[in-house]
């Protein structure tokens, strides 16, 4: 310096144009003396930031940050 991956609730992931899920975790309520464990119900992410393309972008393109890895 030079290639490719990756960034999406507190946490791990899914989600290849059409209102963003799953699992765990966290609040509450049922059980229970009380804990756990089981059920059920709520909260919590404008999808790294900017910028085109589209009627419409977490998804596609371009510049950038971070992190990962490869080659010098």
């Nucleotide at each position: 310096g030079g290639g490719g991956g990756u960034a999406u609730g507190g946490u791990g992931c899914a989600g290849u144009g059409g209102u963003a899920g799953c699992a765990u975790g966290u609040a509450c309520g049922c059980u229970u003396u009380g804990c756990a464990u089981g059920c059920g119900u709520a909260a919590g992410g404008u999808c790294c930031g900017g910028g085109g393309u589209u009627c419409a972008a977490a998804c596609c393109c371009c510049c950038g940050u971070g992190u990962c890895u490869c080659c010098a």

The RNA shown here (transfer RNA) has 72 nucleotides and comes from Rhodotorula toruloides. The organism belongs to Rhodotorula, within Eukaryota. RNAcentral holds the sequence, with entries from ENA and GtRNAdb. It matches the Rfam family "tRNA". The family's RNA type in Rfam is transfer RNA.